[in-house]
RNA sequence: AGCUGAAUCCCUUUAUUAAAAAGGGUACGGAGGAACCAAUUUUAGGGGUUAAUCCAUUUUUUAUAAUGGUAGGGGUGAUCCUAUUACCCGAACCCGUCAGCUAACUUCGGAAGCUAUAAAUAG
Numbered sequence: 001a002g003c004u005g006a007a008u009c010c011c012u013u014u015a016u017u018a019a020a021a022a023g024g025g026u027a028c029g030g031a032g033g034a035a036c037c038a039a040u041u042u043u044a045g046g047g048g049u050u051a052a053u054c055c056a057u058u059u060u061u062u063a064u065a066a067u068g069g070u071a072g073g074g075g076u077g078a079u080c081c082u083a084u085u086a087c088c089c090g091a092a093c094c095c096g097u098c099a100g101c102u103a104a105c106u107u108c109g110g111a112a113g114c115u116a117u118a119a120a121u122a123g
Base pairs, nucleotide, nucleotide: 001115002114003113004112009025010024011023012022013021014020028109029108030107031106032105037100045098046095047094048093049092054069055068056067057066058065072089073088074087081123082122083121084120085119
């Protein structure tokens, strides 16, 4: 300087060379929750955030292991949109027997990680 992402910015207190810590807000984002509508399948449990689902094969067997594919997602250095071809990702975590949608209302997050230099063409 830039990228993924909701995850930016501000104030106060303590402390102080500076940082850090605690608290309160905030851009932005999620969940629960009527009527109407929908759905009636609930141990084979069920559900939520997210792009991150699903399938096949292998391993003595299972799998949170390995391989291949895949729904879906991402980047191009001025920015946005569209198309084509390549490239990369396709994880993880949570609720706890329980939740469809959902106005009022209630409630939670407001992180973490990275530099694949690996993009190119056309409008």